[in-house]
């Protein structure tokens, strides 16, 4: 100098002017008192992801209120953390990278069923295309070569993602766990570890191809919907019910009584739309210190209160400073200084937390590999 790996931090600061949304206080209008209006002052006002809504919870309503089974869905190495998790920490095993380091839904294929395209002889009760070896027959010009038939074989070739343990030696007509060593695999035992697992000894000649993000089996977990949850107040020239009065209303043949019913008015009742209030922000909360722990995290003490909008506020602009970059000058470069110009990402809370994932600017620290110079 180049190429990478891991981790951390920040997300401009101060001030002026004009605005926006909440809170508190004062004045004033209003009123019986309020509500409310106007105005002034003080103070607060987005994020590391507020995002995707993918997991886990709190909270609310509905359902069941006890237990079991089934269905459906999810999770799936071990130990720890946590309110909980599919998250986090530390490990184990496997895989990738020269390396720093990274990735893994990682139980069971010896319960059963299914599937394994193309190619290939054969894709799972093994099989035999080429080849190799033995025997027989025939042809040709002897050795020999070629063709056909029968048998042995699976070492070699070929196919495939995968070929019935691998590799070497012995052995054999050629071969073959046929035999042996090593590796792998299975079983038993010993040692270490909380455990996943690791190491070793002995035995077995090899039995068990792959696939469970195929069905399935095993273990564990799970009721549903979501703040537009839900609770309360509650308008009318909307509508319902009850009572009273009215039109000496209508009908029961006329009148009285009684019954049914209509119009209008009054009173009361419950539901409930618009609208309003609550839920709403103090919470598994934040910061600092001490202690425990390898870490995630936990305990104790102190301090702090930090948006609550609902067509939805948190903005605009100017000045100075800081960061970065370009040009010019001070010197020939670096550094530094001066003057001028440019740039600053992703993105906007909507009940609240814990995570994951995705988007994105700049800086810092540690580490790895390669190259060059001394």
């Nucleotide at each position: 100098g180049g190429a990478g790996c891991g981790g951390g931090c920040a997300a401009g600061g101060c001030g002026g002017u004009c605005g926006c949304c909440g809170g508190c206080g004062g004045a004033u209008c209003g009123u019986a008192a309020a509500a409310g209006g106007u105005u002034c002052g003080c103070g607060g006002g987005a994020g590391g992801a507020a995002a995707g809504u993918c997991c886990g919870a709190g909270c609310u309503c509905c359902a069941c209120a006890g237990g079991g089974c089934a269905a459906a869905g999810g999770u799936g190495c071990u130990g720890g953390g946590u309110a909980a998790c599919a998250c986090c920490c530390a490990g184990u095993g496997g895989g990738g990278g020269c390396g720093a380091c990274c990735c893994c839904a990682a139980g069971g294929a010896a319960a059963g069923u299914g599937c394994c395209g193309c190619a290939g002889a054969a894709a799972a009760u093994a099989u035999a295309c080429c080849g190799c070896c033995g025997g027989g027959a025939g042809a040709c010009a002897c050795c020999g070569u070629c063709u056909c038939c029968c048998g042995g074989u699976a070492a070699g070739g070929g196919u495939g993602a995968a070929a019935a343990g691998g590799c070497g030696a012995g052995g054999u007509a050629a071969g073959a766990g046929c035999u042996c060593a090593c590796c792998g695999c299975g079983g038993u035992c010993c040692g270490g570890g909380u455990g996943a697992c690791c190491g070793g000894a002995c035995c077995g000649g090899c039995a068990u191809g792959g696939u469970a993000a195929a069905c399935c089996c095993c273990a564990c977990c799970u009721g549903g919907a979501g703040c537009a949850a839900g609770a309360c107040c509650a308008a009318a020239u909307a509508g319902g019910g009850a009572g009273g009065c009215u039109c000496u209303g209508g009908c029961c043949g006329g009148c009285c009584c009684g019954g049914c019913u209509g119009u209008g008015c009054c009173u009361c009742c419950g539901g409930g739309u618009a609208g309003g209030u609550c839920g709403c922000u103090c919470g598994a909360g934040g910061c600092c210190g001490c202690g425990g722990g390898a870490a995630a995290c936990c305990g104790c003490g102190g301090c702090c209160c930090u948006a609550g909008a609902u067509g939805a506020a948190u903005g605009a602009u100017c000045g100075c400073c800081g960061c970065u970059u370009c040009c010019g000058g001070c010197u020939u470069c670096c550094c530094g200084c001066c003057g001028g110009g440019g740039g600053a990402a992703c993105a906007g809370a909507a009940c609240u937390c814990g995570g994951c994932u995705u988007a994105u600017u700049g800086c810092c620290c540690g580490c790895u590999c390669c190259g060059g110079u001394u």
Molecule: Bacterial RNase P class A
Organism: Candidatus Zymogenus sp.